[in-house]
This record gives sequence, C1' cells and structure tokens, in this order.
RNA sequence: UCCCUGAUGGUCUAGUGGGCAGGAUGUAGCACAUUCAUUGCUAGGGCCUGGGUUCGAUUCCCGGUCAGGGAA
Repeated sequence: UCCCUGAUGGUCUAGUGGGCAGGAUGUAGCACAUUCAUUGCUAGGGCCUGGGUUCGAUUCCCGGUCAGGGAA
C1' cells in the first nucleotide's frame, strides 16, 4: 500500500429477501423468606460513524474510525 471479515444495552450474543430489535448475564424495584442466597414478576438500557438510494435503512451502496486476519 492492497484485500477479506467484523462493529447490535454495562458484558456476551442472535436476527432481519428493507416495514415495532430478541435472548443470556448484570443493574434497580416488588413478592417469598427472620436475614442472606435462590426463585418468580416488573422496569430501565442497544443496531460504530458521515453521506446516498428508498415512501421507509440496523439491513442495500460509498467513504471514515476501530479491531482481527491475509498478500507484497
């Protein structure tokens, strides 16, 4: 310098042939319990970033940043 892959709550991760984004874990509250733990219920919390296409983009296209891998 070039090529490939990826970026989704605090953490780990699924998903989408374009139409309300799911799970686990953690956090807070409530219930049970003498207390803690466990268990159950509830709540809050997310699509890396800029632009384009589109009625509509987390998804498609282009650029950037970061991470991993490869070629010279």